Predicted 3D model of a 113-nucleotide RNA (c-di-GMP-I riboswitch aptamer) from a Chromatiales bacterium. The organism belongs to Chromatiales, within Bacteria.
RNA sequence: GAUAGCUAAAGGCAAACUCAGCGAAAGCUGAAGACGCAAAGCUACGGGUCCUCGCCUCCUCCGUGACGCCGGCAACGACGCCACGUGGGACCCAAGACCGCCGAGCCGCAGUG
Numbered sequence: 001g002a003u004a005g006c007u008a009a010a011g012g013c014a015a016a017c018u019c020a021g022c023g024a025a026a027g028c029u030g031a032a033g034a035c036g037c038a039a040a041g042c043u044a045c046g047g048g049u050c051c052u053c054g055c056c057u058c059c060u061c062c063g064u065g066a067c068g069c070c071g072g073c074a075a076c077g078a079c080g081c082c083a084c085g086u087g088g089g090a091c092c093c094a095a096g097a098c099c100g101c102c103g104a105g106c107c108g109c110a111g112u113g
Base pairs, nucleotide, nucleotide: 012037013036018031019030020029021028022027035100041106042105043104045103046102047101048098049097050096054093057090058089059088060087062085063084064083065082067080068079070077071076
C1' cells in the first nucleotide's frame, strides 16, 4: 500500500406503522419513527420481483345508419347481420417501479491483527 474479515472509537443510513403531497398503480418525496444494515452509498448494466393508466385485440349495454328477411295499404314494427359512436368488462406488453432481492460496475470512514 492492497484485499478480506472481527472487535472497538467517531459517526452514517433508516424497515414497518402514521401524517402530508405526487402518481392509474407499483411506488416516490418530506416529517415523525427505528426493524435492521460494514456499503441499507451511487448506477436499472444482467437476472429476478411488482404494478397496469394507455395502445392493440375480443366480449357486451345503449344509440345511430345501411343491408337482408317477415308482417303491414302506408307510416312503421320484429328478427338477423355489418359499420360507427359513448360506456363497461376481459386479455397482453413494459415503455413504469424496486439497488433494504441477487450479481456486476464505480466511489468510500476507521483502531488492532
Model confidence (mean pLDDT): 77 of 100.